This is a predicted structure of a 75-nucleotide RNA (transfer RNA) from an Armatimonadota bacterium. Its mean pLDDT, the model's own confidence on a scale to 100, is 80. Its Rfam family is "tRNA". Rfam classes the family as a transfer RNA. Gene Ontology term of the family: triplet codon-amino acid adaptor activity. The RNAcentral record of the sequence draws on ENA and MGnify. RNAcentral records the identical sequence in 2 taxa.

RNA sequence: UCCUCGGUAGCUCAAUGGCAGAGCAUUCGGCUGUUAACCGAAGGGUUCGAGGUUCGAGUCCUCGCCGGGGAGCCA
Numbered sequence: 001u002c003c004u005c006g007g008u009a010g011c012u013c014a015a016u017g018g019c020a021g022a023g024c025a026u027u028c029g030g031c032u033g034u035u036a037a038c039c040g041a042a043g044g045g046u047u048c049g050a051g052g053u054u055c056g057a058g059u060c061c062u063c064g065c066c067g068g069g070g071a072g073c074c075a
Base pairs, nucleotide, nucleotide: 001071002070003069004068005067006066007065010024011023012022013021018055026042027041028040029039030038048064049063050062051061052060
């Protein structure tokens, strides 16, 4: 330098171009003599950044940043 895969909640990951979700964690409540377990609820997101396409973008296009993998260049 080039190719490829990825970046979404605290963590692990979903989401056919059409309301951004689940599990775990956290907090609160129920249950229990108490804890754990179990059950229910709540909070938590400018979807890595900047543009573009579109009535509408997490999703498509361009550029950049970060991470994984591969190839090449130099001496």